Context: one part of a larger RNA
């Protein structure tokens, strides 16, 4: 280079934007780089094929002939690709009107629980377990009853319900802001898909500084169990969990299923628009249909089964990214990044 792959067998980058680069709608008219077609040149030698010949054959070798190409110029062709002007709207993008949403920041604020304080009632036991002790309690604990501190987390609503590219997102309220959907078909006029590199974003845990600490809660220390018990139970408990700021860049970062676009039976629910129509206490509600999402079942096709089955793993283009038995290894060494932990890159001997 050709070719087979990437839900579970190796293997979709964690997610996005995007330079460069690959791919690009409809009709015209020109041009002729690519493509095409004819003929010209060149395309040493040697080899390669195919024909005669020479050594007893043959390998070897001598003569002819062809064949061989991202060649160069030349005439010509004009589908298709490309260029270059002119239209076009079905992509794409904007307008106008209207919805829904735990989509982000920020700031304020609510209730219940926990727990700690302080007063009162009150007396002896409580707590915890498989059982038990450790612990707390006559310095008055647990229970209760008022009031106070603080901090985290929002119950019920809540839902194969909603939003976000992913990671992710739930009390309520303002504020500042992204994204979507549906209607109309008003404006632009292919502005597009994708996307090595870059460059944002990115659970928890760690990590710097500085604060904050009710609950919980690695180390840790005690009590049990146990043959021990470094555990699981149980009493405690720091760091962490919380907030600022600034690092890490990884996870079963999953649908283990890249992104776009286009086609190809059905049915049943659920969330948001909207379109006719009935009905109405004017708040809605019911029904048919078109649209956008989530979702169960399933034709045909797919699959090595499981299964997938318009939200495909079906038929198909376009790009991108991966994978090449198993260990050695996601490891050395080098490079890069980082305060550190460590990340990204990424072999090879041996071995089965």
């Nucleotide at each position: 280079c050709u070719g087979g792959g990437c839900g579970u067998a190796a293997a979709g980058g964690g997610c996005g934007u995007g330079c460069a680069g690959g791919c690009g709608g409809u009709u015209g008219u020109u041009c002729a780089a690519g493509u095409c077609a004819u003929g010209c040149g060149u395309g040493a030698a040697a080899g390669c094929u195919c024909c005669c010949g020479g050594c007893u054959a043959a390998a070897c070798u001598g003569g002819g002939a062809g064949a061989g190409g991202u060649c160069g110029g030349a005439u010509g062709a004009g589908a298709c690709u490309g260029a270059a002007c002119a239209a076009c709207u079905a992509g794409a993008g904007g307008g106008u009107g209207c919805u829904a949403g735990a989509g982000g920041c920020a700031u304020g604020u609510g209730g219940a629980a926990u727990u700690c304080c302080g007063c009162g009632u009150g007396u002896a036991g409580u707590g915890g377990u498989g059982a038990a002790a450790u612990g707390c309690g006559u310095a008055g604990a647990u229970a209760u009853g008022c009031g106070g501190a603080g901090g985290a987390a929002c119950a019920c609503c809540g839902g194969u319900g909603g939003c976000g590219a992913a990671g992710g997102c739930g009390g309520c309220a303002u504020g500042c802001u992204g994204g979507a959907g549906c209607a109309c078909a008003c404006c632009u006029g292919a502005c597009g898909c994708u996307g090595a590199g870059g460059c944002g974003c990115g659970a928890a845990a760690g990590c710097a500084u500085g604060g904050g600490u009710a609950g919980c809660g690695a180390a840790c220390g005690g009590g049990a169990u146990u043959a021990g018990a470094a555990a699981c139970c149980c009493c405690g408990g720091u760091a962490g969990u919380c907030c600022a700021u600034g690092c890490c860049g990884u996870a079963a970062a999953c649908g283990a299923u890249g992104u776009a676009c286009a086609c190809u039976a059905a049915a049943c629910g659920u969330u948001c628009g909207u379109u006719u129509g009935g009905c109405u206490a004017c708040g809605g509600u019911c029904a048919a249909g078109g649209g956008a999402g989530u979702g169960u079942u399933g034709a045909a096709g797919c699959u090595a089964a499981c299964g997938c089955g318009a939200u495909a793993a079906g038929u198909g283009u376009a790009c991108c990214g991966c994978c090449u038995g198993g260990g050695g290894a996601g490891u050395a060494c080098g490079g890069u990044c980082g305060c550190a932990a460590g990340g990204c890159u990424a072999a090879a001997a041996c071995u089965c």